[in-house]
Context: one part of a larger RNA
RNA sequence: UGACGGGGGCUCACACAAGCGGUGGAGCAUGUGGUUUAAUUCGAAGCAACGCGAAGAACCUUACCGGGGUUUGACAUGCACGGAUUAGCUUCCUGAAAGGGAAGUGACGGGGUAAAACUUGGAACGUGCACAGGUGUUGCAUGGCUGUCGUCAGCUCGUGUCGUGAGAUGUUGGGUUAAGUCCCAUAACGAGCGAAACCCUUGCGUCUAGUUGCCAGCGGGUAAUGCCGGGGACUCUAGAUGGACUGCCUACGUUAAGUGGGAGGAAGGCGGGGACGACGUCAAGUCAUCAUGGCCCUUACGCCCCGGGCGACACACGUGCUACAAUGGUCGGUACAAAGGGUUGCAAGUCCGCGAGGCCAAGCCAAUCCCAUAAAGCCGGCCCCAGUUCGGAUUGGAGGCUGCAAUUCGCCUCCAUGAAGCCGGAAUCGCUAGUAAUCGCGGAUCAGCCAUGCCGCGGUGAAUAUGUUCCUGAGCCUUGUACA
Numbered sequence: 001u002g003a004c005g006g007g008g009g010c011u012c013a014c015a016c017a018a019g020c021g022g023u024g025g026a027g028c029a030u031g032u033g034g035u036u037u038a039a040u041u042c043g044a045a046g047c048a049a050c051g052c053g054a055a056g057a058a059c060c061u062u063a064c065c066g067g068g069g070u071u072u073g074a075c076a077u078g079c080a081c082g083g084a085u086u087a088g089c090u091u092c093c094u095g096a097a098a099g100g101g102a103a104g105u106g107a108c109g110g111g112g113u114a115a116a117a118c119u120u121g122g123a124a125c126g127u128g129c130a131c132a133g134g135u136g137u138u139g140c141a142u143g144g145c146u147g148u149c150g151u152c153a154g155c156u157c158g159u160g161u162c163g164u165g166a167g168a169u170g171u172u173g174g175g176u177u178a179a180g181u182c183c184c185a186u187a188a189c190g191a192g193c194g195a196a197a198c199c200c201u202u203g204c205g206u207c208u209a210g211u212u213g214c215c216a217g218c219g220g221g222u223a224a225u226g227c228c229g230g231g232g233a234c235u236c237u238a239g240a241u242g243g244a245c246u247g248c249c250u251a252c253g254u255u256a257a258g259u260g261g262g263a264g265g266a267a268g269g270c271g272g273g274g275a276c277g278a279c280g281u282c283a284a285g286u287c288a289u290c291a292u293g294g295c296c297c298u299u300a301c302g303c304c305c306c307g308g309g310c311g312a313c314a315c316a317c318g319u320g321c322u323a324c325a326a327u328g329g330u331c332g333g334u335a336c337a338a339a340g341g342g343u344u345g346c347a348a349g350u351c352c353g354c355g356a357g358g359c360c361a362a363g364c365c366a367a368u369c370c371c372a373u374a375a376a377g378c379c380g381g382c383c384c385c386a387g388u389u390c391g392g393a394u395u396g397g398a399g400g401c402u403g404c405a406a407u408u409c410g411c412c413u414c415c416a417u418g419a420a421g422c423c424g425g426a427a428u429c430g431c432u433a434g435u436a437a438u439c440g441c442g443g444a445u446c447a448g449c450c451a452u453g454c455c456g457c458g459g460u461g462a463a464u465a466u467g468u469u470c471c472u473g474a475g476c477c478u479u480g481u482a483c484a
Stems, first nucleotide, its partner, number of pairs: 001484002003481003007478007015468002019431005026322008034313002042053002064308007073131001077130006088105007108121004133297002136295003142291002144286003147282001149280001154193006160169003172185004199274004204242007218229003245268001248262005311450001324424001328383007340371003345364002349360001351358002390421001395416007437460007
């Protein structure tokens, strides 16, 4: 100087407490361990691995296994040589395919020629050589990227001063703040990286603009609809701009920083949300995204193909979904979103089908058309506490769709079947407001989909916080130390 303490002081955080809802019990989905297997490819490992890489494993993907093939190679560049028609195209044989074999047809540029003959060259092909190739190994050789402490308030420097020196001071103290934020004091005076601000979004207004919106005011028209003329008022869209700064008042405070209350205001004291992550820590993670040093393989540890596996199942754990019902289930009627996506695409509508879906097909490269009925809600009917009109697992049958192909191993529909489950031990998680809880909608990936995942969007919309003794983590000061 640090680190540590079942030392002290001050302070903070859904850390506890106060509340609300869960997990742990059930069934299923998914990831992992284990076991099994020819293979069940590999990585991730307390927090910070385990719906993680995977924003799409039937083939492909695919890295694994079995079998069949191949060797200048599936791909790149260069050199040498070769010769004719090789290349390309068509067909045939063999084969599961890949591959192997055979036949036919048959190019291009320059010179030259009446046309040819002839000659030469590039690409391509073949042979050979350099080399290619490797998801083989080392993340403890690395770059890059990332997690984490932690959006915690810290981490440092120059000059000066103090100390023999390591170092200290500044950065401590008194207040204050979300903050090393600011003020005051002060052997320090300044500065940098962080905090804040600048950026995006959301909340209010004004201006500009109107192929969306509006009968608002006028006219026309309809069974009805901005449907038409027309209008820019309003809503909205999207660009500019204003607005919030403790600016004003009051009290407290050191006359300060600031804090409590109030006015005005759409909004206050950082308005809400996001992007943004200091010096560093964990030899943290990744050689399988990519790049890359060393090492290793080179008729194989490379490459191609078919099939299988990654989906196994006595078990164990994590994360979720659906429930156990009456604040509910079911049937009928009826209302209100936002954000997105759409041309090998989204598809209105008629018809067929109980349905998944099918035939035909308008419109739309989309504020114009479509996906697209939002659902919870509201109004009625039934159920009457029952393993039930709760719950939907499992299984049988019949179908639909995608795709070369759904057996291993897809999704969906209909009929039948109706399992466990009556609120969950020890323990444990999330959340402080448009939050939790609850309800539906969209998107990426994607032929299809094992999505209950992930990322977004809106609808309805709470309870509680007396407080900091305790648990956990963190910051500053101080103290002890047989630790570095």
Small-subunit ribosomal RNA, 3' major domain from a metagenome, 484 nucleotides, folded computationally. Model confidence (mean pLDDT): 84 of 100. The RNAcentral record of the full RNA draws on SILVA. Rfam family: Bacterial small subunit ribosomal RNA.